[in-house]
Context: one part of a larger RNA
RNA sequence: CUCGCGUUAAGGAACUCGGCAAAAUGCACACGUAACUUCGGGAGAAGUGUGGCCAUGGGAGUUUAGUAAUAAAUAACCUGUGGUAGCAUAAAGCAGUCCCAGGCGACUGUUUACCAAAAACACAGGCCUCUGCAAACCAGCAAUGGGAAGUAUAGGGGCUGACACCUGCCCGGUGCCGGAAGGUUAAGGGGAGUGGUUAGCAGCGAUGCGAAGCUAUGAACCGAAGCCCCGGUAAACGGCGGCCGUAACUAUAACGGUCCUAAGGUAGCGAAAUUCCUUGUCGGGUAAGUUCCGACCCGCACGAAAGGUGUAACGAUCUGGGAGCUGUCUCAACGCGAGACUCG
Numbered sequence: 001c002u003c004g005c006g007u008u009a010a011g012g013a014a015c016u017c018g019g020c021a022a023a024a025u026g027c028a029c030a031c032g033u034a035a036c037u038u039c040g041g042g043a044g045a046a047g048u049g050u051g052g053c054c055a056u057g058g059g060a061g062u063u064u065a066g067u068a069a070u071a072a073a074u075a076a077c078c079u080g081u082g083g084u085a086g087c088a089u090a091a092a093g094c095a096g097u098c099c100c101a102g103g104c105g106a107c108u109g110u111u112u113a114c115c116a117a118a119a120a121c122a123c124a125g126g127c128c129u130c131u132g133c134a135a136a137c138c139a140g141c142a143a144u145g146g147g148a149a150g151u152a153u154a155g156g157g158g159c160u161g162a163c164a165c166c167u168g169c170c171c172g173g174u175g176c177c178g179g180a181a182g183g184u185u186a187a188g189g190g191g192a193g194u195g196g197u198u199a200g201c202a203g204c205g206a207u208g209c210g211a212a213g214c215u216a217u218g219a220a221c222c223g224a225a226g227c228c229c230c231g232g233u234a235a236a237c238g239g240c241g242g243c244c245g246u247a248a249c250u251a252u253a254a255c256g257g258u259c260c261u262a263a264g265g266u267a268g269c270g271a272a273a274u275u276c277c278u279u280g281u282c283g284g285g286u287a288a289g290u291u292c293c294g295a296c297c298c299g300c301a302c303g304a305a306a307g308g309u310g311u312a313a314c315g316a317u318c319u320g321g322g323a324g325c326u327g328u329c330u331c332a333a334c335g336c337g338a339g340a341c342u343c344g
Base pairs, nucleotide, nucleotide: 001339002338003337004336005335006334007333008332010330011329014328019325027051028050029049030048031047036041038162052084053083054082055081056080057079058078059077061074062073063072064071065070085089097323098322099321100320101319102318103317104315105314109121110120125160126159127158128157129156130155131154137146138145139144163310164309165308166307168240169239170238173237174236175233176232177231178230179229182228183227184226188222189221193217194216195215196214197213200209201208202207241259242258243257244256245255268302269299280296281295282294283293284292
């Protein structure tokens, strides 16, 4: 020096990103116990006191004897009195630190086997949607199986996520659902027409014309869904404006004008897990506070089931503050053990 421990004057978080680590608390009984609350909780809240041993009483209970009254015994239990040693009696060991405020998630649960346990996932509850049973949906080429030995108070899919109060406007785009008049539209049907071939005919010939059949092609017309079209639907995907002016100080603009839009963000919340400017401004806490709490609102770029706002309880969660406590520190010292080092 490294690792594991123990103790420490005075101070007591001054350490540090941060009380990380350590210290402290710790049991039983009695007293006592706030805000808030979903009346269950919060709560072991917090906080305070007592505790050994010896001697000696009382009580209740139990056991034994007795018909009973009663008597005797009595570990543990309840409750007194007197005494006694020590710094200390839950004497070792085992064995909650607590409080205040806020964010997130209601909660118990689940998770990255081996760097993340969380605010992520799940959850009960809410909503939408599909499915009438040979169900929808899933696996499989299929048979078949699951769904389900279930039947819409059931089953599948999606979103949200206890509870309380609520969940605004937009259907123009995309999706989905409904409609079927019109437009468009495939295979197929249809076959007007056209080409090839040649028996034949014409021609001296070259060659021309050319029926039937075969063959190639093929217009009109008929022809479903879909798309176009007409409606509906946002707890479907999604979206939820700009400029200018105006009040008898100033400032501001309830008010007016204008342009655009499918409609222009309602309630609530707001420098927020969201705020760039920003350590915004004001207040609180500190001697001093980029964090924290309460406000303000100029929301770069919150906002209502990718839910909004609250919320008791809960959390090895995150953030700020306090009490206690301490070698975290001022600032280090000593001791014990195992290494390192020397010898073997």